[in-house]
Predicted 3D model of a 65-nucleotide RNA (transfer RNA) from Heterocephalus glaber. Its mean pLDDT, the model's own confidence on a scale to 100, is 82. The organism belongs to Heterocephalus, within Eukaryota. Rfam family: tRNA. From the family's description: Transfer RNA (tRNA) molecules are approximately 80 nucleotides in length. By type it is a transfer RNA. The sequence is in RNAcentral, with records from Rfam.
RNA sequence: GGUGUAGCUGAGUGGUAGAGCACUUGCCUAGUAUGCAUGAGGCCCUGGGUUUGAGCCCCAGCACC
Numbered sequence: 001g002g003u004g005u006a007g008c009u010g011a012g013u014g015g016u017a018g019a020g021c022a023c024u025u026g027c028c029u030a031g032u033a034u035g036c037a038u039g040a041g042g043c044c045c046u047g048g049g050u051u052u053g054a055g056c057c058c059c060a061g062c063a064c065c
Stems, first nucleotide, its partner, number of pairs: 001065004007021003015052001023039001025037003045061005
């Protein structure tokens, strides 16, 4: 100096956080495959501050590079 967001990867230029893989359920199949559809799962590393409002801005700390 950089990075930290779902089990993993990884978007999100201040306005109630999306995606792929994986997983659940259903369909399909002779069938545990493939394919199609569906659902669950994240209070965003921690603690403060600014703001009507913070994943996003500021400060300190922690972990990793």